The RNA shown here (small-subunit ribosomal RNA) has 1412 nucleotides and comes from an uncultured bacterium.
């Protein structure tokens, strides 16, 4: 920072798509490590457990636990006495227990102080909810803090608890005892409070502060270790609230009107405090286009992503505020709640139950389950840091600090580093004996060791309280040093060893955008795809594979913002034609506003002050190894305040005349609305002449008409519209506005400069006007005339065309409001070259009037600079350059639809979507192609004319049918007697059988072998297969030839839409381009176009073009005349010889001829035109005259036109066959259509007979004279000649004779029969001879082809190919020889200009409806 996409290109609008960052993300592949954060966006769904707020015995009475003391008690034990050896007795000894009072420890109720904090969530709230910045003279604040002043003295209960009653149970209820820092009186009052006075001050409106009098009125608690701790009342101080106001806050007007406590007021009430907060009366306000209301959707904000800003989207974590706690409600305590983990009522859930009642609230940490693409552990710990209570230890703390889980972010590290070329194997790929890549990659050597793993040491986070001294002076404050204690994280961090390359790479893309390319497979299939779009047999787009690329512990997709998008344009867009100027005008609010002054100070502009939280962000610094993070320190658009400024805008005052308006004068006009008046045409009556037709069309018909139309003359009647003048005229805001008069009325221009003093300017809503056609209500109706009828037309023809015709069309009052209501251009005002014409004024020259000029005004044209535009074009009438206001536009299609409202009588008109679906819809211009557009002009294109074809038969080629095959191509003109210039085998490619597989052939290479071919048998349809004979050469190196192996074949097998090459048609049309220059923003023009010529873009003129190049023309060939030179196989003129006859023969080069080389034709010349190129002439001359005739010669392309079957050749298929030899069929089939031919239908013939002339070719396996036989196709024999020498008889014509209009003495088809003669072989399937048969056919429908002169027609001959011929094809040749053209109107093709074009695959195009 752009980029891709509408076109055959081009410019422009425009849209749609793409690269960039970001996310609480989610999904696919993949996953080494750590540090920092993050982690239910869905169902404010619903939840088992657990824990999350308590403390305090220094406020109280109790009970309980231990010790102690006392008291009472007397056990077990000792000791001693009697003795019935087991018991008593005596004496010690003092335990249990049991009481009292102590002291530690606990603590269920009382009672304080916390549960209102912290922690959650975003459901509702468009709101004084938030945010900023203010006010409270309308206020509250418990724990802290500071003053001051006090704490006397009593009383009556309660709950623990006992006892009793209900009840499952939660619990509840009676009776009776008791304590307090729990309640309640009374005393006191510094000071407060209340309620009338009085005085000072002072402010911000209601007021306030301050001194002062009288009256009233309300307080406490004890505890203690005696150090204190703790109450009461005022003040005030922090701090937290509450209340009010400015300003700012989301979308819908298809929500335009809301609102009864509603607005104000008074007077009570209630508050902490003001308030309709609430009540009583009372007024009728209030809010609303600067959006009330009513719907919809949302917490809000610091801040977060985006962006260059401006803006634009968002509020997840983290801060701050709000609301909420299942769901709705109104409350109590309390300093403070209408209260997440109080309590009350009432609803849905859930759960216990004895059916009678009750329990319950995870939007608190964890965790279920549900929902969802989707979100963690039913962890440790008070050790830090913070909360509560507490004097204090200290208890509580799921606040918090800490582990855990997850690539879900974001920073940081690893995965090794250096050397290494035989450039290794393998893989890929290609132009393939080799190279390219992968790749110094890998092996392999050397080193290193972060992370990790193993072993060892190991922190900070621990300070404070507490203690002790000191100082003030009795609890604050500062200091001190030793000693003891405290870590959940965690034996982490981090530090030291050890071994060891060891344990660590993947996703995506590679057609363009957009970095990165081959091969395979696949064949519009499977499939990609963000957008263009790619895939139909050679896919860098789809699958894989190799390589490459891009990021990397991640990549990729998907979803959403924001960039890009100047594509909502404030910054920073438009509106003639691309989306867009309202059909006009008036105007209200609103915006916008002339000069000169004065004040002022609200906008504005400095400077200082408060705020603008923190955290975030930017900068400087720093601290973790670095970075992320952390921690210091700055900086900041914005509100609010004060002090200045006074230019600019506002406001308020004065003045002023240009804006604007007024006034008398003077104009021009189809402006308006009303009256009267006019002729013409048209219909129509009425009478008059007049008769057979009229009308009407492309033609016709309907239709009128003998009951007189039409036509024509007279007269009358109607309604309507006004001929000429009359025009890029004139007037109007548009819409419109046109006979003459007259009245009434508007507006406008010009001079004039009296008057008014900014009074302007536009204008959302809003009034208003407002073609045509409709619509009502009355009227009128002549012409036209929807509908409707009839008649043409037409495949239909509900249509164009013709007869007829209602409604309209007039008029009057209403309605209705719409046009391509266009200048498709919104009002105003200013400014900026000229020229021209034309309309209405003025002034001024000129003139007796005048035309006419100069100059200044106002209007309506037209060129055309500047600029301006994407071009066309606009250009003082602007689409210039600028100000103000106002409408309108943001892809196409859906749709100007639908709903909804409004407005109509209705038609219908205004407003005005949205779902879907497309990547373009679209403007100017450009090149072509088209056109039943013009305008020029060619062509055997038409027409003029001769001859055919279309009817038969035949021949031959095609389609089709058929058929083992009937190979295979060629298919409008440009396939179809076409490839094929010659299918009986062969050709040959088809078909049916039989064979071979190194193969029919050729090459190398290694072997073997000297034989194999040949002959000859034997089988076979042949190829083939089997037997037999028969056997090289040599200078020994080896040739040769055969076999075997191998590798190289081979295809007439696809693809002419991968090619080459060659060809056919546009077409021998006159066209097609380039170089520079010039014009154009470009595609592109110019040139190449005009005018004249021309076959011809053939010249010439002219000319922003001047040159050039394919093509045109010449140059070549042949042919017409002549002249040189050469004459043999060719010629014979003159001289000689000779024959039946002849250049035969001597000779000749004269002549014709042949061969070569020249001449010659160039509008040269004359006449006439014309500038010229040129044309023209019965024009001279000339053999030829105006391109003398003919050939070869085909410009740039065009039809993916033909051929892969002549050849060649890229890819693909076949290999014991799709390859190859062989027999024998086929390609020659036949109901039928087609095109090309040939012979006829006859007398301009036929047939018999008789005579004459030719040029182009060919020719040895050949032409063959000549002789014989045979009617004859030919045979036999036999001369000449590789040819200007020998051979291949031309025919038509001419000359006699016959035939006489007939299916024939035309015609010759088919068929019988007999031959000939080619070949190995004439059955499918030659050709040609003779007899004999003797078919269709009597000149050809629509329709169509050729030809313009030695041409058509018309006759004949030759030659390729070939043994032979299906030859009537084909390619040449010569004979004999017309006719016609007026012209370019129309058919076809073509060339040039030019016009329109939605086509450019180009009219065989697009495309539009319907139906599948």
């Nucleotide at each position: 920072a752009g980029a891709g996409u509408u076109u055959g290109a081009u410019c422009c609008u425009g849209g749609c798509u793409c690269a960039g960052g970001a996310u609480g993300a989610a999904c696919g592949c993949u996953g080494g490590c750590g540090g920092c954060g993050u982690g239910c966006u869905u169902a404010a769904c619903a939840c088992a457990u657990g824990c999350a707020a308590g403390u305090c015995g220094a406020a109280c009475g109790g009970g309980g636990a231990u010790g102690c003391u006392u008291a009472u008690g007397g056990a077990a034990g000792g000791a001693g006495u009697g003795c019935u050896u087991g018991c008593a007795c005596u004496u010690u000894g003092g335990a249990a227990a049991u009481g009292a009072g102590u002291a530690u420890c606990u603590u269920a109720g009382u009672g304080g102080c916390g549960g209102a904090c912290g922690g959650g969530u975003g459901a509702g709230u468009a709101a004084c909810g938030c945010g900023u910045g203010g006010g409270u003279a309308a206020c509250c604040u418990g724990c802290c803090c500071c003053a001051u002043a006090c704490c006397g003295g009593g009383g009556g209960a309660u709950a623990c608890c006992a006892c009793c009653u209900g009840g499952a149970a939660a619990c509840a209820g009676g009776u009776g005892c008791u304590a307090a820092u729990a309640c309640c009186g009374c005393a006191u009052a510094a000071g407060c409070g209340c309620a009338c006075g009085g005085g000072a001050g002072c402010g911000c409106a209601u007021g306030c502060u301050c001194c002062u009098g009288u009256g009233u009125g309300a307080a406490a608690a004890a505890c203690u270790c005696c150090g204190g701790u703790g109450g009461u009342a005022u003040g005030g101080g922090a701090u937290g609230g509450a209340c009010c106001c400015g300003c700012g806050u989301c979308u819908g007007a298809u929500u335009a009107g809301c609102c009864a406590g509603u607005u104000g007021g008074c007077a009570g009430g209630g508050u902490a405090a003001c308030g309709g907060c609430c009540u009583a009366c009372c007024a009728a306000a209030g809010c609303g286009a600067c959006g009330a209301u009513c719907a919809g959707u949302a917490g809000c904000c610091g801040g977060c992503c985006u962006g260059a800003g401006a803006g634009g989207g968002u509020g997840g974590a983290c801060g701050g505020c709000c609301a909420c706690a299942u769901u709705g409600g109104g409350a109590c305590u309390g300093a403070g709640a209408c209260a997440c983990g109080g309590a009350c009522c009432a609803g849905a859930c859930u759960c216990c139950u004895a059916c009678g009642g009750g329990a319950g609230g995870c939007a608190g940490c964890a965790g279920u389950g549900a929902g969802g693409a989707a979100u963690a552990u039913u962890g440790g710990u008070c050790a830090a840091u913070g909360g509560g209570c507490g004097a204090g230890a200290g208890c509580c703390u799921g606040a918090a600090c800490c582990a855990g889980c997850c690539a879900a972010g974001u920073c940081g590290c690893g995965u090794g580093a250096g050397g290494g070329a035989a450039g290794a194997c393998g893989g890929u790929c290609c132009u393939a004996u080799g190279g390219a890549u992968u790749g110094u990659a890998a092996a392999c050597c050397u080193c290193u060791u972060u992370u990790g793993u193993c072993g060892g040491g190991g922190a900070g986070c621990a300070a404070a309280g507490a203690g002790g001294c000191c100082a003030c002076g009795u609890g604050u404050g500062g200091u001190c040093a030793a000693a003891a204690g405290u870590g959940a994280g965690a034996g982490u961090a981090c530090c030291c060893g050890a071994a060891g390359a060891a344990a660590a790479a993947g996703c995506a893309u590679c057609g363009g955008c957009u970095a990165a390319c081959u091969c395979c497979g696949u064949g519009c299939c499977a499939g990609c795809a963000g957008c263009c779009g790619c895939g139909g047999u050679a896919a860098u787009a789809c699958g894989g594979a190799g390589g490459a690329u891009g990021c990397g512990a991640g990549c990729g997709u998907u979803a959403u913002c924001c960039g890009g998008a100047u594509u909502u344009a404030u910054u920073g867009g438009g509106u003639u034609u691309a989306a867009a100027g309202g059909g006009u005008g008036c105007g209200u609010a609103g915006g916008c506003g002339g000069g000169c002054u004065g004040a002022u100070a609200a906008g504005u502009c400095a400077g200082c002050g408060g705020u603008u939280a923190a955290a975030a962000u930017g900068c400087g610094g720093u601290g973790c190894u670095c970075a992320a993070c952390g921690c210091c320190g700055u900086a900041g658009u914005g509100c609010c305040g004060u002090u200045g400024a006074a230019a600019c805008u506002g406001u308020c005052g004065g003045u002023c005349u240009u804006g604007a308006g007024u006034g008398a004068g003077c104009g021009a006009g189809a402006a308006g609305u009303a009256u009267g008046c006019g002729g013409a045409a048209u219909g129509c009556g009425u009478g008059g002449u007049g008769u057979a037709g009229c009308g009407g069309u492309g033609a016709a018909a309907u239709g009128c008409a003998u009951a007189g139309a039409u036509a024509u003359c007279a007269c009358g009647c109607a309604g309507a519209a006004c001929u000429c003048c009359g025009a890029u005229u004139g007037c109007g805001a548009a819409g419109g506005c046109a006979g003459c008069u007259u009245a009434c009325c508007a507006g406008u221009c010009u001079g004039c400069g009296a008057c008014u003093g900014a009074c302007g300017c536009u204008c959302a809503g809003g009034c208003a006007c407002g073609a045509a056609a409709g619509c009502g209500u009355g009227g009128g109706u002549a012409u036209c005339g929807a509908a409707c009828a009839g008649g043409a037309u037409u495949a239909g023809a509900u249509a164009c065309c013709c007869u007829g015709g209602u409604a309209g069309u007039c008029c009057a009052c209403g309605c209705g409001g719409u046009a391509a209501a266009c200048g498709a251009u919104g009002a105003u005002u200013a400014c900026u070259a000229a020229u021209u014409g034309u309309c209405c004024g003025g002034u001024u020259c000129g003139a007796a009037u005048g035309a006419g000029g100069a100059c200044u005004g106002g209007g309506u044209g037209a060129u055309a600079c500047a600029g301006c535009g994407a071009a066309a074009g606009c250009g003082u009438u602007a689409a210039g350059u600028a100000a103000u206001c106002c409408a309108c536009c943001u892809g196409g299609g859906g749709a100007g639809u639908a709903c909804g409202c409004c407005g109509g009588c209705a038609a219908c008109g205004g407003u005005g979507a949205a779902a879907c679906u497309c990547a373009a819809a679209g403007g100017a211009a450009u090149u072509g192609a088209c056109g039943g557009g013009g305008g020029c002009c060619c062509g055997c294109a038409c027409a003029a004319g001769c001859g055919g074809a279309g009817g038969a038969a035949c021949a031959u080629g095609u389609g089709g049918u058929u058929u083992a095959a009937u190979u295979c191509g060629a298919u409008g003109a440009u396939a179809c007697g076409c490839g094929a210039g010659g299918a009986a085998c062969c050709u040959u490619a088809c078909c049916c059988g039989g064979g071979c597989u190194c193969a029919a052939a050729c090459g190398c290479a290694u072997g073997a072998g000297g034989a194999c071919a040949g002959u000859c048998c034997c089988u076979g349809a042949a190829a083939g297969g089997g037997g037999a004979u028969c056997u090289u050469c040599u200078u020994c190196g080896g040739a040769c030839c055969u076999u075997a192996u191998g590798c190289g074949a081979g295809g007439u097998g696809c693809u002419g839409c991968a090619u080459g090459g060659u060809u056919g048609u546009c077409g021998u049309c006159a066209g097609c381009u380039c170089g520079u220059g010039c014009c154009g923003u470009g595609a592109g023009g110019u040139g190449u176009c005009g005018g004249c010529u021309u076959a011809a873009g053939u010249g010439c003129c002219a000319u922003a073009a001047c040159g050039a190049g394919c093509g045109c023309a010449a140059c070549c060939c042949c042919u017409a005349u002549c002249g040189a030179c050469a004459g043999u196989u060719g010629c014979u003129a003159a001289c000689a010889g000779g024959c039946a006859a002849a250049g035969c023969u001597g000779a000749g080069g004269a002549c014709u001829c042949u061969g070569u080389c020249g001449a010659g034709a160039c509008u040269g010349u004359c006449g006439g035109c014309g500038c010229a190129a040129g044309c023209u002439g019965u024009g001279a001359g000339g053999a030829a005259g105006g391109c003398g005739g003919g050939g070869a010669u085909g410009a740039c392309g065009u039809c993916a036109a033909a051929u892969c079957a002549g050849c060649a050749c890229g890819g693909c298929c076949c290999u014991u066959a799709c390859g190859u030899c062989c027999g024998g069929g086929g390609c020659g089939a036949c109901a039928c259509a087609c095109g090309u031919g040939u012979u006829a239908c006859a007398a301009u013939g036929g047939c018999a007979g008789g005579u004459a002339c030719a040029g182009c070719g060919g020719g040895a396996a050949g032409c063959c004279a000549u002789g014989u036989g045979g009617c004859g196709a030919c045979a036999c024999a036999g001369a000449g000649c590789g040819g200007a020498a020998c051979c291949c008889g031309a025919a038509a014509a001419c000359c006699u004779g016959u035939c006489u209009c007939a299916g024939u003495u035309c015609g010759g088809a088919u068929u019988g029969g007999a031959g000939u003669c080619u070949g190995c072989a004439a059955c499918u399937c030659g050709a040609c001879u003779c007899c004999a048969u003797g078919a269709a056919g009597c000149u050809g429908g629509a329709u169509u082809c050729g030809c313009u002169a030695g041409u058509a027609a018309u006759c004949g001959c030759g030659c390729a190919u070939c043994a032979g011929c299906c030859g009537c094809g084909g390619c040449g040749c010569g004979g004999u020889g017309a006719a016609u053209a007026c012209g370019u109107u129309c058919c076809c093709g073509g060339g040039c200009c030019u016009u329109g074009c939605a086509c450019u695959c180009a009219c065989c195009g697009c495309c539009c409806g319907u139906c599948a």

The sequence is in RNAcentral, with records from ENA.